[in-house]
Context: one part of a larger RNA
Molecule: small-subunit ribosomal RNA, 5' domain
Organism: uncultured bacterium
RNA sequence: CAACGAACGCUGGCGGCGUGGCUAAGGCAUGCAAGUCGAACGAGGGGUGUGGAAGGUAACGGAAGCACAUUUAGUGGCGAACGGGGGAGGAAUAGAUAGGUAACGUACCCUGGACUCAGGAAUAGCGGCGGAACUUCGGUUCCUUUGCGAAAGUGCCGGUAAUACCUGAUGACAUCAUCGGAUCCCAUGGUCCGAUGAUCAAAGGUCCGCAGGUCUGGGAGCGGCCUAUCUCCUAUCAGCUUUUUGGGGGGGUAACGGCCUACCAAGGCUUCGACAGGUACCAGGCGUGAGAGCGCGAUCUGGCACAUCGGGACUGAGACACUGCCCGGACAUCUACGGAUGGCUGCAGCAACGAAUAUUCCGCAAUGGGCGAAAGCCUGACGGAGCGACGCCGCGUGUAGGAUGAAGCACUUCGGGGUGUAAACUACUGUCAGGGGUUAGGAAGAAAGUGACCAACCCCAAAGGAAGCCUCGGCUAACUCCGUGCCAGCAGCCGCGGUAAUACGGAGGAGGCAAGCGUUUUUC
Numbered sequence: 001c002a003a004c005g006a007a008c009g010c011u012g013g014c015g016g017c018g019u020g021g022c023u024a025a026g027g028c029a030u031g032c033a034a035g036u037c038g039a040a041c042g043a044g045g046g047g048u049g050u051g052g053a054a055g056g057u058a059a060c061g062g063a064a065g066c067a068c069a070u071u072u073a074g075u076g077g078c079g080a081a082c083g084g085g086g087g088a089g090g091a092a093u094a095g096a097u098a099g100g101u102a103a104c105g106u107a108c109c110c111u112g113g114a115c116u117c118a119g120g121a122a123u124a125g126c127g128g129c130g131g132a133a134c135u136u137c138g139g140u141u142c143c144u145u146u147g148c149g150a151a152a153g154u155g156c157c158g159g160u161a162a163u164a165c166c167u168g169a170u171g172a173c174a175u176c177a178u179c180g181g182a183u184c185c186c187a188u189g190g191u192c193c194g195a196u197g198a199u200c201a202a203a204g205g206u207c208c209g210c211a212g213g214u215c216u217g218g219g220a221g222c223g224g225c226c227u228a229u230c231u232c233c234u235a236u237c238a239g240c241u242u243u244u245u246g247g248g249g250g251g252g253u254a255a256c257g258g259c260c261u262a263c264c265a266a267g268g269c270u271u272c273g274a275c276a277g278g279u280a281c282c283a284g285g286c287g288u289g290a291g292a293g294c295g296c297g298a299u300c301u302g303g304c305a306c307a308u309c310g311g312g313a314c315u316g317a318g319a320c321a322c323u324g325c326c327c328g329g330a331c332a333u334c335u336a337c338g339g340a341u342g343g344c345u346g347c348a349g350c351a352a353c354g355a356a357u358a359u360u361c362c363g364c365a366a367u368g369g370g371c372g373a374a375a376g377c378c379u380g381a382c383g384g385a386g387c388g389a390c391g392c393c394g395c396g397u398g399u400a401g402g403a404u405g406a407a408g409c410a411c412u413u414c415g416g417g418g419u420g421u422a423a424a425c426u427a428c429u430g431u432c433a434g435g436g437g438u439u440a441g442g443a444a445g446a447a448a449g450u451g452a453c454c455a456a457c458c459c460c461a462a463a464g465g466a467a468g469c470c471u472c473g474g475c476u477a478a479c480u481c482c483g484u485g486c487c488a489g490c491a492g493c494c495g496c497g498g499u500a501a502u503a504c505g506g507a508g509g510a511g512g513c514a515a516g517c518g519u520u521u522u523u524c
Base pairs, nucleotide, nucleotide: 002523003522006520007519008518009517010516013395014394015393016392017391018390019388020387021353027350028349030348031347032346035078036077037076040075041074043072044071045070047068048067049066050065055060085306087304094231095230096229097228098227099226100225101224104223105222106221109219110218111217112216113215114214115213116212117168118167119166120165126158127157128156129155130143131142132141133140134139147154148153174199175198176197177196178195179194180193181192182191183190184189205210232278233277234276239269240268241267244266245265246264247263249261250260251259281303282302283301284300285296286295287294288293308329309328310327311326312325331342332341333340334339359385361384362383363382367381368379369378370377371376398428399427400426401425408419409418411416432465434460435459436458437457439455441454442453468513469512470511471510472509473494474493475492479508480507481506482505483504489496490495
């Protein structure tokens, strides 16, 4: 010089695009961040239409029932393992690159083949488990709110549905076993053909258009596992290891394996740095540099690990699961003292810490995701707006004319020189900001509809609202006067200051950069 997730001082007009808790992975009030499906199921509520019972001379009164659309607590399905967050741990069980899997899995999606038969038993929802009044004997209304309990919650009895659960049937190009044959390889083995045997399935809905269910082959995408190479500092860490290294038996897994277990053998690693200690998420990349290199790993993308701390499994295609479950610890809250409840390293926000880092905003219009046949619902993902000169970029703060040159200020050799075309003055222009109008585009698609937010275009007014900061001894562009007198102070280095200081402080002038300018930290 360059760079920064920066901070501090002085100053500050506008816009675009980015970016913003680097410290306490310390603690959190409040709201929201994962639901959806009534075209799986019974039931309840309100509505509309129809219907017309009891009663009544009639007017009236309107019960049951039926139909339609709607709505929802529950059962059931799918999702909740994605998306979002921060980087504590971790030096290899991680990451990057290149391979392997003849040792594996895969819901939804795409594409083939075959099928979708017959029954059964529960359970949630619902009603009851208090009293009183009325009663048409069906119920209705009321209360110190009604089994127990302060609450959280929870028991018993009755009875009901399904694409929930269970049983049976059928069954191969599925799986397994045995036998025979062909072929391939890389040792275990793989692939194909034939024969025999064993085992295993389903669900119905409908607006009749459909979308579903079961078994199985292939694909895509996504994962699991294995191998090689590389990946910081310390030898003031030199020896480490007993499930340790290997075997075969068993178990376990989707799968190989000491992954686990009993037995047997005594191995395995190491100065090419084992083991130990410290530090650290890794990579694409970023900064600098001519490059080699050195430093870094914010934002964005991929991977990993974590979710108050530690442990565990359940469900499921997939988790050992951020807003699921269980146990233990710490912390916090409620309590009628018997017990309960909670987890912002989601988006905002709060106190705390700190030099320091934003709104308890708008919208699902777009993109994407979940569910649904769809309409649609949900979505703090996302799209936007707000705040901060935090960074980069762009624009403006006027333009032209205007004196041997006003005033003021400062210098002076007192003659004058400087500020300086600068101002005044004259003539113009209209960016941004301001006011008004109009309405493209972001909006996709066959057509229609759909904009939170941004805003193209036209007109009006008016020089009006918009310049500072640092420096001026040398390095280093830029000089004089006054004040001070080794004082006050300056300073990156050399060094200035003790009475003529271009180095301190002020002024005039000058130089540099400019909505910024300086200082500080850090890297090259």